[in-house]
C1' cells in the first nucleotide's frame, strides 16, 4: 500500500465524517387563474381597484432518524 466486510467508539435504541444529487417537510417573495367580499372609485350597472381564500407557476431560505453517489476517519480480516 491493496482488498473485503463494517461502525465498537454515540447521554435507552438507531446514528463514524464531510460533500454533491434527488426525494420531502415548512417558510418568504413573486407571477398567473379561480373563487370570496355590508372595502373602495361610480348615482347604478358594468368595468376598475384593495383585502380574504383556494389552485398553479418562479425564485431564496431553513429542516430531514429519507435514497443515490463521492471522498475521508475508525474497526476487523485476507494479500
Nucleotide at each position: 500500500g491493496g482488498c473485503u466486510g463494517c461502525a465498537a467508539c454515540a447521554a435507552c435504541c438507531c446514528c463514524g465524517u464531510g460533500g454533491a444529487u434527488g426525494g420531502u417537510c415548512u417558510u418568504u417573495u413573486u407571477c398567473u387563474g379561480g373563487u370570496u367580499u355590508u372595502g373602495g372609485a361610480c348615482g347604478a350597472g358594468a368595468u376598475c381597484u384593495g383585502g380574504g381564500u383556494c389552485a398553479g407557476g418562479a425564485a431564496g431560505a431553513g429542516g430531514c432518524g429519507c435514497a443515490u453517489u463521492c471522498a475521508c476517519u475508525g474497526c476487523a480480516g485476507c494479500c
Molecule: nadA riboswitch
Organism: Acidobacteriaceae bacterium